[in-house]
Molecule: SAM riboswitch aptamer (S box leader)
Organism: Candidatus Amarobacillus elongatus
This record gives sequence, C1' cells and structure tokens, in this order.
RNA sequence: CGCUUAUCGAGAUGGGGUGGAGGGACCCGGCCCUUUGAAGCCCCGGCAACCUGCCGCAAGGUAAGGUGCCACUUCCGGCCUCCGUCGCGGAGGAAGAUGAGAG
Repeated sequence: CGCUUAUCGAGAUGGGGUGGAGGGACCCGGCCCUUUGAAGCCCCGGCAACCUGCCGCAAGGUAAGGUGCCACUUCCGGCCUCCGUCGCGGAGGAAGAUGAGAG
C1' cells in the first nucleotide's frame, strides 16, 4: 500500500505541561467547537473489550499486556440502488475509521 473480515445510535467528554489558529478524514454545502486557547506533541486520568492472558465442555465470565477511543450518530447531507413518497423520509451500498488476518 491494496485485499479479506468484524464493528461503528453505547461509553469515556477530565487535569497538567508545551503550542499559538485552527478543528469536526479529503472536496462541496450545512451545522457546530475554538483566543474563557484549535490542531499537534508529552505526562496523568478515564472508556471499551478487537487481539491477548486466566477460568469454563460451551455459552459466557474475568484481567487489562498489544491496539483503539474520550463534543455533536462515522456531526448531517452529497454519489449508487431499493422502498414509501409532493418539497421529504427510510433501508442498504459506496466512502471513511478501528481491530484482526493473510499478502
């Protein structure tokens, strides 16, 4: 880097240091967050339980070592398909994120 596969309406939403204008994946539109300090980085804290350990025949339980995550449904829409339909709504896909696996 692409491929396969599972999950994505729950949860954590905190503190300190550094930093100094952006951020919510990219682009467009919307809606938000942010100098009462964005992103990034470091430390502490927390959530979850994919892998992992332990118990168990199993279902499952438990711990938290490897990841991941800690505004808003993956913030919402966009592109494709289907359904209902008047402007619109719903479902699935695509796209994206994360884990695991093989290459």